[in-house]
RNA sequence: UAACGAUAAAGGCAAACUUCGAGUAAUCGGGGGGCGCAAAACUGCGGAACCUAUUUUAUAAAUAGGUCAGCCGGGUUACCGAA
Numbered sequence: 001u002a003a004c005g006a007u008a009a010a011g012g013c014a015a016a017c018u019u020c021g022a023g024u025a026a027u028c029g030g031g032g033g034g035c036g037c038a039a040a041a042c043u044g045c046g047g048a049a050c051c052u053a054u055u056u057u058a059u060a061a062a063u064a065g066g067u068c069a070g071c072c073g074g075g076u077u078a079c080c081g082a083a
Stems, first nucleotide, its partner, number of pairs: 004081002012037002017032006035070001041076003045073003049067007
């Protein structure tokens, strides 16, 4: 340095729910709250899922625009150092 991840050490993030606000919506932001996470840090590059609009007998399918990183994979960065 890379791989790896412990009954280690220092810490970090924050699910559901709730409250306030934004958005047609998916969902997002602030406060409370902790289910959990060794990348639960960043990134819409590839899938999946979800929302809106159009077409339509239709809640299916297609197209366009969005959401989602704590759905999976990829890329970038990173604390510590037992086996």